[in-house]
RNA sequence: CGAGUCGGCCGGGCGACGGCUCGGGCCUCGGCCCGGGAGGAAAGUCCGGACUUCACAGGGCACGGCGCCUCGGGCAAUCGAGGGCGGGGCGACCCGACGGAAAGUGCAACAGAGAGCAGACCGCCUGGAGGCGACUCCGGGCAAGGGUGAAAGGGUGCGGUAAGAGCGCACCGGCGGUCGGGGCAACUCGGCCGGCCUGGCAAACCCCGCCGGAAGCAAGGCCGAAUAGGGAGAGGAUGACGCGGCCCGCCGACUCUCCGGGUUGGCCGCAUCAGAGAAAUCGUCGCACAAAGACAGAAUCCGGCUUACAGGCCGACUCACUCC
Numbered sequence: 001c002g003a004g005u006c007g008g009c010c011g012g013g014c015g016a017c018g019g020c021u022c023g024g025g026c027c028u029c030g031g032c033c034c035g036g037g038a039g040g041a042a043a044g045u046c047c048g049g050a051c052u053u054c055a056c057a058g059g060g061c062a063c064g065g066c067g068c069c070u071c072g073g074g075c076a077a078u079c080g081a082g083g084g085c086g087g088g089g090c091g092a093c094c095c096g097a098c099g100g101a102a103a104g105u106g107c108a109a110c111a112g113a114g115a116g117c118a119g120a121c122c123g124c125c126u127g128g129a130g131g132c133g134a135c136u137c138c139g140g141g142c143a144a145g146g147g148u149g150a151a152a153g154g155g156u157g158c159g160g161u162a163a164g165a166g167c168g169c170a171c172c173g174g175c176g177g178u179c180g181g182g183g184c185a186a187c188u189c190g191g192c193c194g195g196c197c198u199g200g201c202a203a204a205c206c207c208c209g210c211c212g213g214a215a216g217c218a219a220g221g222c223c224g225a226a227u228a229g230g231g232a233g234a235g236g237a238u239g240a241c242g243c244g245g246c247c248c249g250c251c252g253a254c255u256c257u258c259c260g261g262g263u264u265g266g267c268c269g270c271a272u273c274a275g276a277g278a279a280a281u282c283g284u285c286g287c288a289c290a291a292a293g294a295c296a297g298a299a300u301c302c303g304g305c306u307u308a309c310a311g312g313c314c315g316a317c318u319c320a321c322u323c324c
Stems, first nucleotide, its partner, number of pairs: 002319009013287006020037007039295001043306002046304005051216004058248004063212005068083005084098001085096004099207002104205002106201002121146002123142008154172006173197002175194008220268004230259006242250002
């Protein structure tokens, strides 16, 4: 100097004028004065909780979330920190729903002979027949080499064989068993034994383990207003409705839809000085400046995660080149 990685922070300041909204005060009821007024994500609503109502006889089935280890705080969490393993990058570093594919079911376009059952297109070897021959036909053995594919069922070599093949052997890799070392653990390193060689997908169903009552501020509470019957249809003692989603079970006579009619206001929940309501939090100009321009707007509250973000600042580190 160039290209990058990670962490933290800002994402506007000052002034003038004008405006919006909430609270308090004054008052000549129309204004004036004082004070407050979005974010790092207020977002997505993904996870956890507070809070609220319902459920809380019994049994069963569904349903949802999560899934390596240690530590930490917390009401809690699937969060955070560090580590392990796998993958990517020359590297700083980044990514991972990271239990099970040897319980079962299922899926895999195109190509290809064959895609889970293995398989034989070219090819290799061999028996027979035909042919002068090149070769052809019928049968048998094989899977080394070629070819297709994202993937073809361990790899390399030697032996072996008619040709071949873990068929045998050596080494390497994987798996299983066993012994030892390291680590709190996940895990890892090494020795020996066994030819055992078993493809992928579970963010497909599923299986295993752990956890979870349901619905959510339009929750819900208080005050007030109104109230009414009627008509038509459907279901119901062969059991309706109800008991959180279903069944068993319990209970025991009403329930649902349409037509038509009445009412449809306020307060709380609700916030340590944003906060109501379909919803205020802004605009113009000037100054400094390189410039003021991103993503985006609270609706019960809190913790976490994820996603979006113009531009700028600080720190640590990596790679390449050059110079001393």
Notes:
A computed fold for a 324-nucleotide RNA from a Fimbriimonadaceae bacterium, annotated as Bacterial RNase P class A. The organism belongs to Fimbriimonadaceae, within Bacteria. The coordinates come from a structure-prediction model, not an experiment, and the mean pLDDT is 76. Of the family's consensus pairs, 98% are formed in the model. It matches the Rfam family "Bacterial RNase P class A". By type it is a ribozyme. Rfam describes the family as follows. Ribonuclease P (RNase P) is a ubiquitous endoribonuclease, found in archaea, bacteria and eukarya as well as chloroplasts and mitochondria. The sequence was found by an Rfam model in a public genome assembly.